A computed fold for an 88-nucleotide RNA from a Syntrophomonadaceae bacterium, annotated as c-di-GMP-I riboswitch aptamer. NCBI's taxonomy places the organism under Bacteria, Bacillati, Bacillota, Eubacteriales, Syntrophomonadaceae. The model forms 95% of the base pairs in the Rfam consensus.

RNA sequence: UUAUAUAAUGGGCAACGUAUUCGAAAGAAUACUACGCAAAGCCACGGGUCUAAGGUGUGUUUAAUACUAUGAUAGCCGGGUUGCCAUU
Repeated sequence: UUAUAUAAUGGGCAACGUAUUCGAAAGAAUACUACGCAAAGCCACGGGUCUAAGGUGUGUUUAAUACUAUGAUAGCCGGGUUGCCAUU
């Protein structure tokens, strides 16, 4: 430096839920709590998924509805990048 079958040490993160706040929403943040995770650290580059404010169309034209990220998701997958301990 790379890899990692097995077994450990010290630990780490925090799903759902609840409360408050932000947001049009999806969702996010903080606190409590732990479903789980060897990168469940970080990054929206590719794919997927979610939302539809704004925009465009339809319309019985003050309703509603369809399409669309510039929004979100890293705990959906791939990719990039960084890191702890031990053994070989």